Description
Predicted 3D model of a 265-nucleotide part of an RNA (large-subunit ribosomal RNA, domain VI) from a Clostridia bacterium. Its Rfam family is "Bacterial large subunit ribosomal RNA". Gene Ontology terms of the family: structural constituent of ribosome and ribosome. The coordinates come from a structure-prediction model, not an experiment, and the mean pLDDT is 88.
Context: one part of a larger RNA
């Protein structure tokens, strides 16, 4: 722009794309079969390899500033106590998040046509023959079934539901404006993200921040008492400080406005 009004949900599937793998072990059964040596078919049931798909609740990973130790300097007058710099200075931990080596699923069955092949009835050709008429069984494969796309499918599709028939110009077709539904522009933003688009929200508000409270992490903070001549210990203490994670709470900031959108046959 189309789908002959304009708009929001929810869908139908033409049609296209994916998936399709495979091992070992037990049972049937030390049977069938074989002189033995060996040793199945069909069938059932266990485990597992590579793929792929999703998650993070355990099991790890990583978590550039969560906590905590620590060297070496310098500052903050000094002491305590802190902070910069040194690969985050080293180092032991670590939530969230993203993650595998983790964890959970798949490739199952099931029809229908058929390939090779194997048949039934059958003549040409008194026989015989699966074919010449008929007519049946049969594959990891094709069609379909399973998963995902999807009505520019222009044969442009269907349900529900909402707007409603103002004003102006034209003889009329039809042309402009404001508007309804509704959207969108701005703004607050993450599960979403390269823009952009997609989700959540915009005071009739819990959308981001902050404050509370948890939760999880680190581990017993500074001050101060006691103890020691002292490093130190031990008491106030599971303390104290914590980034994404859970809630509550309108204290911040989403303010105010503008634009855009039917008039049908």
């Nucleotide at each position: 722009c189309g789908u002959a009004a304009g708009a929001u949900a929810u869908u139908u599937g033409a049609a296209g794309a994916g998936u399709g793998c495979u091992g070992u072990c037990c049972u049937u059964a030390g049977u069938a079969c074989g002189a033995g040596a060996g040793g199945a078919c069909c069938a059932g049931g266990a485990u597992g390899g590579a793929c792929a798909u999703a998650c993070c609740a355990a099991u790890g990973g990583u978590g550039u500033a969560u906590c905590a130790g620590u060297u070496g300097u310098c500052u903050c007058a000094c002491c305590a106590g802190a902070g910069g710099c040194a690969c985050g200075g080293c180092u032991g931990a670590g939530u969230a998040g993203c993650u595998a080596a983790g964890u959970a699923u798949g490739g199952a069955u099931u029809g229908g046509a058929u390939a090779a092949a194997c048949g039934c009835u059958g003549a040409a050709a008194g026989c015989a023959u699966c074919u010449a008429a008929g007519u049946g069984u049969g594959a990891a494969g094709c069609c379909a079934a399973c998963u995902c796309u999807a009505a520019g499918a222009u044969a442009a599709g269907a349900u529900a539901u909402c707007u409603c028939a103002u004003a102006u110009c034209g003889u009329a077709a039809g042309g402009u404006a404001g508007u309804a539904a509704g959207a969108u522009u701005c703004c607050a933003u993450a599960a979403a993200g390269a823009c952009u688009a997609u989700g959540u929200g915009g005071u009739u508000g819990a959308u981001a921040g902050g404050u509370u409270g948890g939760a999880g992490g680190u581990g017993u903070a500074a001050g101060u008492g006691u103890a020691g001549c002292a490093a130190u210990a031990c008491g106030u203490u599971g303390a104290g400080c914590u980034g994404a994670c859970c809630a509550a709470u309108a204290c911040u900031a989403a303010u105010a406005a503008a634009u855009c959108g039917a008039g049908g046959g």